Source information:
This is a predicted structure of a 477-nucleotide part of an RNA (small-subunit ribosomal RNA, 5' domain) from Solanum piurae. Its mean pLDDT, the model's own confidence on a scale to 100, is 85. The source organism's lineage runs through Eukaryota, eudicotyledons, asterids, Solanaceae and Solanum.

Context: one part of a larger RNA
RNA sequence: GGAUGAACGCUGGUGGAAUGAUUAAAACAUGAAAGUCGUACGAGAAAUGGUGUUUCCAGUGGCAGACGGGUGAGUAAAGUGUAAAAACUUGCCCUUGGGAGGGGAACAACAGCUAGAAACGGCUGCUAAUACCCCGUAGGUUAAGGAGCAAAACGAGGAAUCCACCCGAGGAGGGGCUCGCGUAUAAUUAGCUAGUUGGUGAGGUAAUACCUUAUCAAGGUGAUAAUCAAUAGCUGGUCCGAGAGGAUGAUCAGCCACACUGGGAUUGAGACACAUCCCAGACUCCUAUGAGAGGCAGUAGUGGGGAAUUUUCCGCAAUGGGCGAAAGACUGACGAAGCAAUGCCGCGUAGAGGUAGAAGGCUCAUGGGUCGUGAACUUAUUUUCCCAGAGAAGAAGCAAUGACGGUAUUUAGGGAAUAAGCAUUGCCUAACUCUGUUCCAGCAACCGCGGUAAUACAGAGCUUGCAAGCAUUAUCA
Numbered sequence: 001g002g003a004u005g006a007a008c009g010c011u012g013g014u015g016g017a018a019u020g021a022u023u024a025a026a027a028c029a030u031g032a033a034a035g036u037c038g039u040a041c042g043a044g045a046a047a048u049g050g051u052g053u054u055u056c057c058a059g060u061g062g063c064a065g066a067c068g069g070g071u072g073a074g075u076a077a078a079g080u081g082u083a084a085a086a087a088c089u090u091g092c093c094c095u096u097g098g099g100a101g102g103g104g105a106a107c108a109a110c111a112g113c114u115a116g117a118a119a120c121g122g123c124u125g126c127u128a129a130u131a132c133c134c135c136g137u138a139g140g141u142u143a144a145g146g147a148g149c150a151a152a153a154c155g156a157g158g159a160a161u162c163c164a165c166c167c168g169a170g171g172a173g174g175g176g177c178u179c180g181c182g183u184a185u186a187a188u189u190a191g192c193u194a195g196u197u198g199g200u201g202a203g204g205u206a207a208u209a210c211c212u213u214a215u216c217a218a219g220g221u222g223a224u225a226a227u228c229a230a231u232a233g234c235u236g237g238u239c240c241g242a243g244a245g246g247a248u249g250a251u252c253a254g255c256c257a258c259a260c261u262g263g264g265a266u267u268g269a270g271a272c273a274c275a276u277c278c279c280a281g282a283c284u285c286c287u288a289u290g291a292g293a294g295g296c297a298g299u300a301g302u303g304g305g306g307a308a309u310u311u312u313c314c315g316c317a318a319u320g321g322g323c324g325a326a327a328g329a330c331u332g333a334c335g336a337a338g339c340a341a342u343g344c345c346g347c348g349u350a351g352a353g354g355u356a357g358a359a360g361g362c363u364c365a366u367g368g369g370u371c372g373u374g375a376a377c378u379u380a381u382u383u384u385c386c387c388a389g390a391g392a393a394g395a396a397g398c399a400a401u402g403a404c405g406g407u408a409u410u411u412a413g414g415g416a417a418u419a420a421g422c423a424u425u426g427c428c429u430a431a432c433u434c435u436g437u438u439c440c441a442g443c444a445a446c447c448g449c450g451g452u453a454a455u456a457c458a459g460a461g462c463u464u465g466c467a468a469g470c471a472u473u474a475u476c477a
Stems, first nucleotide, its partner, number of pairs: 002476003006473002009470002013347004018342001019340002027302002030300002035063003040060002044056005070258003079183004084178001088175003093171007101135004110125005140149003155162002185229001191221003196218008233255004237248004260281006283294003311337001314335002319333001320331002323328001351379003360371004385414002388411003394404001421466003426447001432461005442449002
C1' cells in the first nucleotide's frame, strides 16, 4: 500500500446501485406469512313480486400445504466436490395404445337429546357425490406352465366438443441407493470391533444391503493413521499475492442438515413434515383445580446479552408460485418505499478578474515577512437548492389494468445563493516556528521525547496528506 457484513471518535451537502444480528440454535406481546375449487356434492342464507337467475357459504370431496422463505445447532462422513455405476421410484407435464359395463351400503353436514368453565365432545335419526364398497371385463404381475389377484367418474355445454377418470408403453425433469478419488488438527490418542465380518434360511424395502432375525463360520479394520478427542456445514466463489500459495465460506447460486429438546407415526407420488398428529421433558399462558393452550432459525417488531446491525410501512402493477375451465381470490416469495456515510461509484461546496499587497492573526533584527488573490470589490454562471408548469417507460398484439409516483426526466423564474472536515508536521514519512510547562503534566508503532532556550508534551499561527470523509482499533494476506 490492499481488504472487511466491521466497530469507536470527530465531522457530515447530494445522487446511483449494493449491503445491513458475525453475539444468545437464548426468550418472545401483537398483526398478517397457504390456500383454492360451487364446472365434484347435498343442505343453508341473501337479492329479485313470482318462475327463472345471480351471489355468499359452514360441511363432505379434490389438488396444494414435501414448494417458496429462514438458520448453520449438529455433522470429519449416511455430508460435500468430482468421476462413474446398477438393483429402483416418480403426482402434475409431453408422446402413444386401449378402456370407463352393472349394482350397493354408509358417513359428515342437518335435526333431536346430552357432557364440559373452556378446549372439545357423546348418543339416536336422515342424506348426496369425482368419497367408499361389490360383481364383470384386462397386451399388467407371480421366471415358464397351471391356477389365482388387481381398474375406472363424472362434470360443463343446445350440440360439436371441452375438462377430468382407469390400465399399459415411452420421455422429460426430480428423487432414493452404491462405488473410486479429493476434503482441516492432535500419536502427550495405538490398538478398535460382537450384528461386529462373511455364508445359508426367513422377514422386510420402491430398490440393493446384517436393513432385521435364526443358525453356521471367525472373521473385519489399523502407522497409506484405525479408534478416541477437540474443532467445523461443504462447494462455486471471496480477499491478499507477479506467481507459488495463504486466509476465508456474509450477500448471490448448488448440495446437506435442522425447526423449543428427545423419540415415534399417519397421510401421500413425495415427509418421518418450520406455521400435521401422538408420547415424554423444560419453559410460558389459562383454569370453575377436573382439565386445557403454545413454539418467530418466515416478515416486521419487543426486551435481553453485545463494540455492533433497519420500518410493528405500500402493493400484488410486474416476475414467479399453488388452486381454478375461466373470471379470479391467495402469496411478508417478490416488486417497491423507509432507516444507516456500512462500503463502492459519480457530482458539488463555486468560475474569471482583483494590491491600498487593506483590516486582523502570527512572527520579527521593528525595516519587514507571512496567512494572501485569500477576502472585500467588479463581472459572468446556476451543477445543486427553492418555487411553479409539463410528465413517462416499466402493460404483456382490441380496450382496460402502475404499488413505486406526480417519482425519473424536462421547461420557466429566483438568487453565490443551501454545503468542509479530519489527521499530521523528531526519524521511518510529505510538512516548523512562537508561547506555556520543566523527568511535572503528558506523548509514544519502534527508537525514544520531557530534569528552564522541547521542530517529539499543551496551546496558537503556518504547513503537509486525504477529503464527505478522516483517523484509531480488530482481523487476513